[in-house]
RNA sequence: GCCCGAGUGGCGGAAUUGGCAGACGCAAAGGACUUAAAAUCCUUCGGGGGCAACCUCGUGCCGGUUCGAGUCCGGCCUCGGGCA
Numbered sequence: 001g002c003c004c005g006a007g008u009g010g011c012g013g014a015a016u017u018g019g020c021a022g023a024c025g026c027a028a029a030g031g032a033c034u035u036a037a038a039a040u041c042c043u044u045c046g047g048g049g050g051c052a053a054c055c056u057c058g059u060g061c062c063g064g065u066u067c068g069a070g071u072c073c074g075g076c077c078u079c080g081g082g083c084a
Stems, first nucleotide, its partner, number of pairs: 001083007010026003019067001028044005046057004060076005
């Protein structure tokens, strides 16, 4: 240099014929239980706004296509593999 694959919460990892983004698990926080803890159970768990109901943004970065993009297209970055 060329080719292939991957990049999604704090972490792992789903969502693949374009249609509610974050299932499920781990970690964390609050509560129940306990003399206390562990274990177990319940709830919460991306950012911003709002008293709340809700609104809005968010899938490595920047653009494009589309009513609609994590998914398709172009460029770039990072990681892994292969060829030279």
A computed fold for an 84-nucleotide RNA from a Clostridiales bacterium, annotated as transfer RNA. Its Rfam family is "tRNA". It is annotated as a transfer RNA. The RNAcentral record of the sequence draws on ENA.